[in-house]
RNA sequence: GGCAGGGUAGCUCAGUUGGUUAGAGCACGGCAUUCAUAACGCCGGGGUCGCGGGUUCAAGUCCCGCCCCUGCUA
Numbered sequence: 001g002g003c004a005g006g007g008u009a010g011c012u013c014a015g016u017u018g019g020u021u022a023g024a025g026c027a028c029g030g031c032a033u034u035c036a037u038a039a040c041g042c043c044g045g046g047g048u049c050g051c052g053g054g055u056u057c058a059a060g061u062c063c064c065g066c067c068c069c070u071g072c073u074a
Base pairs, nucleotide, nucleotide: 001073002072003071004070005069006068007067010026011025012024013023019057028044029043030042031041050066051065052064053063054062
């Protein structure tokens, strides 16, 4: 350099053929429970969906460019 996969919450990830609120588990904060802690239960905060542009009534999803990570290959 070429090819393939990936980048979504602090972490690990889901998100179907573009559509009606951007989610789950863990973590974190509060409450409840307990003599107390843990576990279980209830509630909550937290997102420029890698960056920029395009298509569209509508983009995490499609198209273009760039950046980063992993693997294969010369």
The RNA shown here (transfer RNA) has 74 nucleotides and comes from Candidatus Shapirobacteria bacterium CG06_land_8_20_14_3_00_40_12. It matches the Rfam family "tRNA". Rfam describes the family as follows. Transfer RNA (tRNA) molecules are approximately 80 nucleotides in length. The sequence was found in a public genome assembly. The prediction has a mean pLDDT of 81.